[in-house]
Molecule: Bacterial RNase P class A
Organism: Miltoncostaeaceae bacterium
RNA sequence: CGAGCAGGCGAGGCAGCCGCGGGCCGAGCGAUCGGUCCGAGGAAAGUCCGGACACCGCAGAGCAGGGUGCUGGUUAACGGCCAGCGGGGGAAACCCCAGGGAAAGUGCCACAGAAACGACACAGCCUUCGGCGCAUGCGUCGUCGGCAACGGUGAAAAGGUGCGGUAAGAGCGCACCAGCGGUCUGGUGACAGGCCGGCUGGGUAAACCCCACCCGGUGCAAGGCCGAAUCGGGGCGUUGAGGUUGCUCGCUGAGCCCCAGGUAGGCCGCAUGAGGCGUCCGGCAACGGGCGUCCCAGAUGGAUGGCUGCCCACGACAGAAUCCGGCUUACCGCCUGCUAACGAA
Numbered sequence: 001c002g003a004g005c006a007g008g009c010g011a012g013g014c015a016g017c018c019g020c021g022g023g024c025c026g027a028g029c030g031a032u033c034g035g036u037c038c039g040a041g042g043a044a045a046g047u048c049c050g051g052a053c054a055c056c057g058c059a060g061a062g063c064a065g066g067g068u069g070c071u072g073g074u075u076a077a078c079g080g081c082c083a084g085c086g087g088g089g090g091a092a093a094c095c096c097c098a099g100g101g102a103a104a105g106u107g108c109c110a111c112a113g114a115a116a117c118g119a120c121a122c123a124g125c126c127u128u129c130g131g132c133g134c135a136u137g138c139g140u141c142g143u144c145g146g147c148a149a150c151g152g153u154g155a156a157a158a159g160g161u162g163c164g165g166u167a168a169g170a171g172c173g174c175a176c177c178a179g180c181g182g183u184c185u186g187g188u189g190a191c192a193g194g195c196c197g198g199c200u201g202g203g204u205a206a207a208c209c210c211c212a213c214c215c216g217g218u219g220c221a222a223g224g225c226c227g228a229a230u231c232g233g234g235g236c237g238u239u240g241a242g243g244u245u246g247c248u249c250g251c252u253g254a255g256c257c258c259c260a261g262g263u264a265g266g267c268c269g270c271a272u273g274a275g276g277c278g279u280c281c282g283g284c285a286a287c288g289g290g291c292g293u294c295c296c297a298g299a300u301g302g303a304u305g306g307c308u309g310c311c312c313a314c315g316a317c318a319g320a321a322u323c324c325g326g327c328u329u330a331c332c333g334c335c336u337g338c339u340a341a342c343g344a345a
Base pairs, nucleotide, nucleotide: 001343002342003339004338005337006336007335008334009333010332012311013310014309015308016307017306018305020039021038022037023036024035025034026033027032041317045328046327048326049325050324051323052322053219054218055217056216065215066214067213068212069211070084071083072082073081074080085099086097087096088095089094100210101209105208106207107204108203109202122151124147125146126145129142130141131140132139133138134137159177160176161175162174163173164172178200180197181196182195183194184193185192186191223268224267225266226265232259233258234257235256236255242252243251244250275294276293277292278291279290280289281288282287312315
């Protein structure tokens, strides 16, 4: 230096011209014009979680159904985040884990294997008796019993290793280790450590299930307001409605007015917010609080683009559509810190 690990930053820059969407100001009856300011992202994406908001439902509780699942915090909320605990991976930096209950019950455990559960004896070991062979304790066969150490199968075989013990064996006894129960100490807790005890109970709950906690449904095409034309209902009207300058006259001559509904269409919802930045304080941190400062897209046939010049490291993934907090996925470049197994010098 490569490599690895963790964290952070940027998302071509500058200038000019033309264009597009929106806010405000000015002019205009209006169409519109002029000025000024603003105009995509770290993921705007997937729509996977959680909320805000809106409507519907609802006395309250339960069942069903769904979700979550070590502990303590954090938050509007979460399956997120932070700090720990336990387990696992890595040489390390560091990373990963749906991580409650298998002594409530049920199910399942392929293949192999004798046997996959309160199980089993294949190959074996020891012993009683008998037969045979060799010739006095061995081999072999059968048999009454005992055993599970050793071999083999498997992901897994009823604690592990060693010593003792025994006919052979066995927690049968002992030491250490693992597990379980009790107790003491430390810790808010998950848990850790010490002591004592009897020796010991297969795995699987991202299988049913049990336990604890959480959850009403639908999503901005939510929803609210205004509202033509036509149709419908009512009233008045050729004994003159309505129009024509406020009234009278004159002229004209068949419609006029009201209501309901909520279609076409329009407006709101719609961007000042669990907001950004800076700083101080509390906290290991997530996060919370104080002060200051800023206003930062808002369309609905849906805007954010094009051209020219210069410069460089020559530019990836990709574009809002109610909003916000996360997660996941896609992807270019740079910086900082840490590690030292491996490779190069």